Predicted 3D model of a 71-nucleotide RNA (transfer RNA) from a Candidatus Vogelbacteria bacterium. Its Rfam family is "tRNA". By type it is a transfer RNA. From the family's description: Transfer RNA (tRNA) molecules are approximately 80 nucleotides in length. The coordinates come from a structure-prediction model, not an experiment, and the mean pLDDT is 83.
RNA sequence: UGCCCGGUCGUCUAAAGGUAGGACGCGACGCUCUGAACGUCGAAAUUGGGGUUCGAGUCCCUGCCGGGCAG
Numbered sequence: 001u002g003c004c005c006g007g008u009c010g011u012c013u014a015a016a017g018g019u020a021g022g023a024c025g026c027g028a029c030g031c032u033c034u035g036a037a038c039g040u041c042g043a044a045a046u047u048g049g050g051g052u053u054c055g056a057g058u059c060c061c062u063g064c065c066g067g068g069c070a071g
Stems, first nucleotide, its partner, number of pairs: 001070007010024004018054001026042005047063005
């Protein structure tokens, strides 16, 4: 430098164009003599920009970051 793949809560992982969900972790409460476990509730994410569409995490273009292959 060229080509290919990938980027979603703190972590892991769903969502085949229609409310972004789950697990673990975190916080609060309940339970308990206390704690753990357990239960209930809560906070928490789509890599930036543009385009298509009534509607984009999803499709298209481009940038950034990471990985792979080639030179």